[in-house]
RNA sequence: AGCGAAAAAGGCAAACCGGUUGUGAAACCGGGACGCAAAGCUAUGGGUCUCGAACGAGAUCGCCAGGCUACCGAAC
Numbered sequence: 001a002g003c004g005a006a007a008a009a010g011g012c013a014a015a016c017c018g019g020u021u022g023u024g025a026a027a028c029c030g031g032g033a034c035g036c037a038a039a040g041c042u043a044u045g046g047g048u049c050u051c052g053a054a055c056g057a058g059a060u061c062g063c064c065a066g067g068c069u070a071c072c073g074a075a076c
Stems, first nucleotide, its partner, number of pairs: 002076001003073002011036002016031006034062001040068003044065003047060005
């Protein structure tokens, strides 16, 4: 460094429910845990989704890939 244990400590939090914001996809807060070893950050490429007649403008990194950063340490 790769790697990721029926390990330890710590972390995040899907669906759903309540509240707020937004035309919307969705976002934020609280509750809640299906999962996650980057489920930390990033819309760069692809995908999906929303608004729009179109140009276009958006949402999603918990869809995949890329980039940046990081806790722990058994085996190999």